[in-house]
RNA sequence: CCCUUAUCAAGAGUGGCGGAGGGAACGGCCCUAUGAACCCACGGCAACCUGUAUCAGACAAGGUGCCAAUUCCGGCGGUGAUCGACAGAUGAGGA
Numbered sequence: 001c002c003c004u005u006a007u008c009a010a011g012a013g014u015g016g017c018g019g020a021g022g023g024a025a026c027g028g029c030c031c032u033a034u035g036a037a038c039c040c041a042c043g044g045c046a047a048c049c050u051g052u053a054u055c056a057g058a059c060a061a062g063g064u065g066c067c068a069a070u071u072c073c074g075g076c077g078g079u080g081a082u083c084g085a086c087a088g089a090u091g092a093g094g095a
Stems, first nucleotide, its partner, number of pairs: 002094007013042004021031003026074003043067003047064003050060003071087001076084003
């Protein structure tokens, strides 16, 4: 990289460094010099795995992960609302 599967309406920041990008791609629309991304420190959240339990709903925070906006919105299909796909993200299992 690939396959399968579950979830994606909630939740969660400061400082340092850096210097113009970022929000998956495209189109919008946003965030950003009142400093973007990356990286670092500490902090937090709790999706999955792990652990505990009075065991669907709780607790912990060890492993990944995450900490602007519904996966920010839209497209493709059926629609009155909305639902479903495609694609993406994260975890777990596999080759």